[in-house]
The prediction has a mean pLDDT of 82. The RNA shown here (Lysine riboswitch aptamer) has 161 nucleotides and comes from a mouse gut metagenome. The RNAcentral record of the sequence draws on MGnify.
RNA sequence: GAUAGAGGCGCGGUUCUCAUGAGUACCUUUCCCCAAGGGCAGGCAGCCGGGGAGCGGAAAAGGGAGCGCCGCCGAAGGGAGCGUUCGGUGCCUGCCGCCGCUUGCCUGGGUCAACGGGGAAUACCCGUUGGACUGUCACAUUCUGUAUGUGAAGCGCUAUC
Numbered sequence: 001g002a003u004a005g006a007g008g009c010g011c012g013g014u015u016c017u018c019a020u021g022a023g024u025a026c027c028u029u030u031c032c033c034c035a036a037g038g039g040c041a042g043g044c045a046g047c048c049g050g051g052g053a054g055c056g057g058a059a060a061a062g063g064g065a066g067c068g069c070c071g072c073c074g075a076a077g078g079g080a081g082c083g084u085u086c087g088g089u090g091c092c093u094g095c096c097g098c099c100g101c102u103u104g105c106c107u108g109g110g111u112c113a114a115c116g117g118g119g120a121a122u123a124c125c126c127g128u129u130g131g132a133c134u135g136u137c138a139c140a141u142u143c144u145g146u147a148u149g150u151g152a153a154g155c156g157c158u159a160u161c
Base pairs, nucleotide, nucleotide: 001161002160003159004158005157008073010072011071012070013069014068016066017065018064026057027056029054030053031052032051033050034049037048040094041093042092043091044090076107077106078105079103080102081101082100083099086097087096088095108134109133111131112130113129114128115127116126117125118124136152137151138150139149140148141147
């Protein structure tokens, strides 16, 4: 240097089904209130509407769970930078979310808890901190079976050539 592997509730993608979303948004209709108020925030412009309750009708997407299938073990996730306008409003600025590319900047792995962010949400995802557990290597001790302790990081470890 090449090839092949290991960690385990292991990682990611995807079809289908199901629940949630939600009796919500929205629509018809009846009644009531606001009157220069109404958008995620501010400003400009434009429009004339805006809010609430009752009866009736009534979704969808993202996210999630399960079986299957596919690709895998920096799997992958995040941060930062750049980019088209994509959504939240007609425009601008900001903020939030989506997508693509770059980047050895961070993270061995899953799990639990607290805090913060995303989300309709008790789901789930992401980040920080901490706990126990677990795999690898190094060092030390050891009853030499391995066990215990300390430390480190995947730019690692094991095997073969």